[in-house]
RNA sequence: CGGUGAGGUAGAGGAGCGGACUGCAAAAGUAGGCAGCAGGAGCAUGACAGCAAUGAUCGCUGGAGAAAGGGCCGUCCGCCGAAGCGCAAUAAGCGUCAAACUUAUUGCUGCUGGUAUGUCUUUGAAUAAAAGAUGUACUGUCAUGCCGGAGUAUUCCAGGCAUGGAGGACUACUGAUCGA
Numbered sequence: 001c002g003g004u005g006a007g008g009u010a011g012a013g014g015a016g017c018g019g020a021c022u023g024c025a026a027a028a029g030u031a032g033g034c035a036g037c038a039g040g041a042g043c044a045u046g047a048c049a050g051c052a053a054u055g056a057u058c059g060c061u062g063g064a065g066a067a068a069g070g071g072c073c074g075u076c077c078g079c080c081g082a083a084g085c086g087c088a089a090u091a092a093g094c095g096u097c098a099a100a101c102u103u104a105u106u107g108c109u110g111c112u113g114g115u116a117u118g119u120c121u122u123u124g125a126a127u128a129a130a131a132g133a134u135g136u137a138c139u140g141u142c143a144u145g146c147c148g149g150a151g152u153a154u155u156c157c158a159g160g161c162a163u164g165g166a167g168g169a170c171u172a173c174u175g176a177u178c179g180a
Base pairs, nucleotide, nucleotide: 001179002178003177007174008173009172010171011170014080016079017078018077019076020075021074023072024071034062035061036060037059042051043050046097047096048095083112084111085110086108087107088106089105090104091103092102093101113139114138115137116136117135118134119133120132121131122130123129141165142164143163144162145161146160147159148157149156150155
């Protein structure tokens, strides 16, 4: 001087991600329970336990009457694989066993850049919301090509268009290392 860019630090995407708390709506005049009437044998479960002639389930009337999960506004906190999903393992949860489900932890170099939205499926009281699959649009980033501007040129531009890729990425600084 040139090449590469391990590692470290700090950042950007935007209706950006996640968590906690207060309040509100809804869940719902529902569940469960009480009283009365009627009725007269099972109810419930995958199975057992349990309840029931001291009258169950179901039905009508009456007076009272919740909650969880989820959602919205606001405030605060942590952040930019933020986070979510999938699979596997472990533990806990329900009266018991099993299944299913939920919660928590761990693992995988599994998938997804992000947002919105349509359709289908699952969860859900729900038309809310969430998750998955698939499509559309917008957007950020990098690469390639073209255009425009500056410039002698190499090249530069937070520029425009098109195509494509993925976060193990991208940008900036630092710096390991290699060659002469």
Annotation: The prediction has a mean pLDDT of 76. Lysine riboswitch aptamer from Lentibacillus sediminis, 180 nucleotides, folded computationally. The organism belongs to Lentibacillus, within Bacteria. The model forms 96% of the base pairs in the Rfam consensus. It was read from a public genome assembly, where an Rfam model found it.